This is a predicted structure of a 119-nucleotide RNA (FMN riboswitch aptamer (RFN element)). The model forms 100% of the base pairs in the Rfam consensus. It matches the Rfam family "FMN riboswitch aptamer (RFN element)". Gene Ontology term of the family: FMN binding.

[in-house]
RNA sequence: AUCGCUUCUUUGGGGAUUGGUGCAAUUCCAUACCGACGGUAAAGUCCGUGAGCCGCUUUGGCGGUUGAAUAGGUGAAAUUCCUAUACCGACGGUACAGUCCGGAUGAGGAAAGAGCGAA
Numbered sequence: 001a002u003c004g005c006u007u008c009u010u011u012g013g014g015g016a017u018u019g020g021u022g023c024a025a026u027u028c029c030a031u032a033c034c035g036a037c038g039g040u041a042a043a044g045u046c047c048g049u050g051a052g053c054c055g056c057u058u059u060g061g062c063g064g065u066u067g068a069a070u071a072g073g074u075g076a077a078a079u080u081c082c083u084a085u086a087c088c089g090a091c092g093g094u095a096c097a098g099u100c101c102g103g104a105u106g107a108g109g110a111a112a113g114a115g116c117g118a119a
Stems, first nucleotide, its partner, number of pairs: 002118004007114005018030003032099002034089002036049004044087002052065005069085005091102003
């Protein structure tokens, strides 16, 4: 250095500016802003994972469900880069919410390190 593990520790999600209407909106309208983890030519939109939601449950978990992109260019290779124009975003609360408040000082895929084991 490589592989494995019933183990342990740490880390582990961003964003409403300005104006309009209105009794009331960071929720509507205009404008602005944000993009978890793994894979792959560097990805919010590809392929998967996680959170969320629904059902069941012996409360350990198990099953289901889950958003959105096109065109052109470069290249050996890009739905990932560059250019242009689009689009998407759980549940509860409240004047209708990706951005406010809340469950959540939560949970979690995963990453890093430690330990143990193998050849």